The RNA shown here (transfer RNA) has 73 nucleotides and comes from Schleiferilactobacillus shenzhenensis LY-73. Its Rfam family is "tRNA". By type it is a transfer RNA.
[in-house]
RNA sequence: GGGGCUUUAGCUCAGUUGGGAGAGCGCUUGCUUCGCAUGCAAGAGGUCGACGGUUCAAGUCCGUUAAGCUCCA
Numbered sequence: 001g002g003g004g005c006u007u008u009a010g011c012u013c014a015g016u017u018g019g020g021a022g023a024g025c026g027c028u029u030g031c032u033u034c035g036c037a038u039g040c041a042a043g044a045g046g047u048c049g050a051c052g053g054u055u056c057a058a059g060u061c062c063g064u065u066a067a068g069c070u071c072c073a
Stems, first nucleotide, its partner, number of pairs: 001072007010025004019056001027043005049065005
C1' cells in the first nucleotide's frame, strides 16, 4: 500500500422481505430465609462506532470515515 471481517444495554452476543430494538449474565426493588445463597416476580438500563445518501420508513441498502482483528505484498 491492497483485500476481508468486527463495532447493537455495564459484559458476552442475537437480530434475512427494510416497519416490534432483543437474549443470557450483571444491576435495582419486592417475596422467599433466623441470615446468606438458591428460587420466583417486577423494573431500570440503548445517539445500533461517527458523518452523509437512498427510501414513506434504515441496526438492516449505498458512500466516506474512526477503532480493533486478520490475510497478501
Its mean pLDDT, the model's own confidence on a scale to 100, is 82. The organism belongs to Schleiferilactobacillus shenzhenensis, within Bacteria.